[in-house]
Molecule: transfer RNA
Organism: Candidatus Harrisonbacteria bacterium
RNA sequence: AGCGGGGUAGAGCAGUAGUUAGCUCGCCUGGCUCAUAACCAGGAGGACGUUGGUGCAAAUCCAACCCCCGCGA
Numbered sequence: 001a002g003c004g005g006g007g008u009a010g011a012g013c014a015g016u017a018g019u020u021a022g023c024u025c026g027c028c029u030g031g032c033u034c035a036u037a038a039c040c041a042g043g044a045g046g047a048c049g050u051u052g053g054u055g056c057a058a059a060u061c062c063a064a065c066c067c068c069c070g071c072g073a
Base pairs, nucleotide, nucleotide: 002071003070004069005068006067007066010025011024012023013022018056027043028042029041030040031039049065050064051063052062053061
């Protein structure tokens, strides 16, 4: 070269066609406490690697390309 898996919030992951993309941790604010941790409540933060295609509708299907991991005579 070729083959397989993956790329979604600061981190780790779910979502495999159908309402406004969620969960845990972390972060911020408030409550509780003498105070901290723990616990409770609320909040901010992502248009889904890039570009096209199909379709009423794409994170999801298809193609090419980029990046990461593995296989590989």